[in-house]
RNA sequence: GGGCAUGUGGCGGAAUUGGUAUACGCGUACGCUUCAGAAGCGUAUGGAGUGAUCCUUGGGAGUUCGAGUCUCCCCAUGCCCA
Numbered sequence: 001g002g003g004c005a006u007g008u009g010g011c012g013g014a015a016u017u018g019g020u021a022u023a024c025g026c027g028u029a030c031g032c033u034u035c036a037g038a039a040g041c042g043u044a045u046g047g048a049g050u051g052a053u054c055c056u057u058g059g060g061a062g063u064u065c066g067a068g069u070c071u072c073c074c075c076a077u078g079c080c081c082a
Stems, first nucleotide, its partner, number of pairs: 001081007010026003019065001027045006046055003058074005
C1' cells in the first nucleotide's frame, strides 16, 4: 500500500425484513434473610433536566415517512495479501 471483519449502557452481548434501541447475563445500589458474613431472593439501574421533554449505537454526511441495520468518507482494533 491492497483486501476482509468488527465498533451498541460501567462490562459482556442481543435487536428477525429498515419499524418500541439497550433484551439477557455480569457488575452496582437499596432491601429481605443471618449473631455476622457468603450464597440465595426482591426492587432499581444509558445520559441531561425539578418536570414536561430531549439526547444516545466509534465520528461525519447521504438515502428514506422511518437507519444500530442500506450507501459514501474518516477514525480505532483484529486478520489476510504484498